[in-house]
The prediction has a mean pLDDT of 78. Predicted 3D model of a 363-nucleotide RNA (Bacterial RNase P class A) from a Rhodocyclaceae bacterium. Of the family's consensus pairs, 97% are formed in the model. The sequence was found by an Rfam model in a public genome assembly. NCBI's taxonomy places the organism under Bacteria, Pseudomonadati, Pseudomonadota, Rhodocyclales, Rhodocyclaceae. Its Rfam family is "Bacterial RNase P class A". Rfam classes the family as a ribozyme. Rfam describes the family as follows. Ribonuclease P (RNase P) is a ubiquitous endoribonuclease, found in archaea, bacteria and eukarya as well as chloroplasts and mitochondria.
RNA sequence: GAAGUCCGCCAGGCAGCCGCGGCAGCGCAAAGCUGACGAGGAAAGUCCGGGCCCCGCAGAGCAGGAUGCCGGCUAACGGCCGGGCGCAGCAAGCCGCAAGGCCCAAGGCGACGGAAAGUGGCACAGAAAACACACCGCCUAAGUCCAUUGAAGGACCGGUAAGGGUGAAAAGGCGAGGUAAGAGCUCACCGCGCCGCCAGUAAUGGCGGCGGCAGGCAAAACCCCAUCCGGGGCAAGGCCAAAUAGGGGAGCGAUGGCGUGGCUCGCGCCGCUCCCGGGUAGGCUGCUUGAGCCUGCCGGUAACGGCAGGCCUAGAGGAAUGGCUGCCCACGACAGAACCCGGCUUAUCGGCGGGCUUCCCCC
Numbered sequence: 001g002a003a004g005u006c007c008g009c010c011a012g013g014c015a016g017c018c019g020c021g022g023c024a025g026c027g028c029a030a031a032g033c034u035g036a037c038g039a040g041g042a043a044a045g046u047c048c049g050g051g052c053c054c055c056g057c058a059g060a061g062c063a064g065g066a067u068g069c070c071g072g073c074u075a076a077c078g079g080c081c082g083g084g085c086g087c088a089g090c091a092a093g094c095c096g097c098a099a100g101g102c103c104c105a106a107g108g109c110g111a112c113g114g115a116a117a118g119u120g121g122c123a124c125a126g127a128a129a130a131c132a133c134a135c136c137g138c139c140u141a142a143g144u145c146c147a148u149u150g151a152a153g154g155a156c157c158g159g160u161a162a163g164g165g166u167g168a169a170a171a172g173g174c175g176a177g178g179u180a181a182g183a184g185c186u187c188a189c190c191g192c193g194c195c196g197c198c199a200g201u202a203a204u205g206g207c208g209g210c211g212g213c214a215g216g217c218a219a220a221a222c223c224c225c226a227u228c229c230g231g232g233g234c235a236a237g238g239c240c241a242a243a244u245a246g247g248g249g250a251g252c253g254a255u256g257g258c259g260u261g262g263c264u265c266g267c268g269c270c271g272c273u274c275c276c277g278g279g280u281a282g283g284c285u286g287c288u289u290g291a292g293c294c295u296g297c298c299g300g301u302a303a304c305g306g307c308a309g310g311c312c313u314a315g316a317g318g319a320a321u322g323g324c325u326g327c328c329c330a331c332g333a334c335a336g337a338a339c340c341c342g343g344c345u346u347a348u349c350g351g352c353g354g355g356c357u358u359c360c361c362c363c
Stems, first nucleotide, its partner, number of pairs: 001359010012328007020038002023035004040334001044345002047343005052233004059265004064229005069083005084112001085110003093102003113224002118222002121217002135164002137160003143156004172190002175187003191213001192211008237285004247276006256270004292311008
């Protein structure tokens, strides 16, 4: 310097005039005046986790649901960080005339516990899809028959799963020996299983020994294992005012009914459930100081944590941010809070900054 890749930040700015919203102050209520502030990185989807509120002796179990490699962070999570293993594969490198092949950094993806507990499934193709019946082939040793002087040869019976074909996957792979031809039949290496040692918190990796060896995919099939889970939700809930019909009917009723998902036990209460009809739907609150933000230092690979200092930054209630002008510029995409946070996912114009890896050049 180039390329690849990952992460962070910004989200038009400044000024003037008029117009909105709540808060604070002034003002006799008022009218009005002044001041500071006033939509997002996703405010979106409502997919997870909570704070908060209400119910429930808030207990136990079954059923049900969720997560799924290891370690750490967090209030918690299905999130985040780091590591492990696996998979694919760009650049670079190597081989090749070429097609292409090998290897593969940083980085990317993983719904990543278990197939030797059991049940079920694998279309089509293929002989055959899991006790494995052999299509094309190979052999024909041993046994029987035919032919021949004899042999070569043919048939039956038999052996075989190494070669070919099918497929995502077919009796571990590859090389040598052996055999009638073959086969872990034997041997070496690799794979797999078990055991031991070493490293590591662990997942896992390395080394050594024994063994001829349980044949594939798939559990986002049932299932097994480990861990976790009460329910409902701001239309939660609390207070005030007002109005009406404490009306009518049906059912259960202590061996009963009800108690915030289902069932059982326990516990608590003494009433409960359904239908028809009538009244009210007004006001206040919850409602914004937060697991908050910014800066510095320390610890940690990091996520993050600790300490010190500073800041207050929308609370509408049919729903507030608009219009005009001038300048600058990156020429503005996706897009508007409704109780509040931590995440994930989706949409997206442009700009700025940094980390890691590879290659090239110079010193």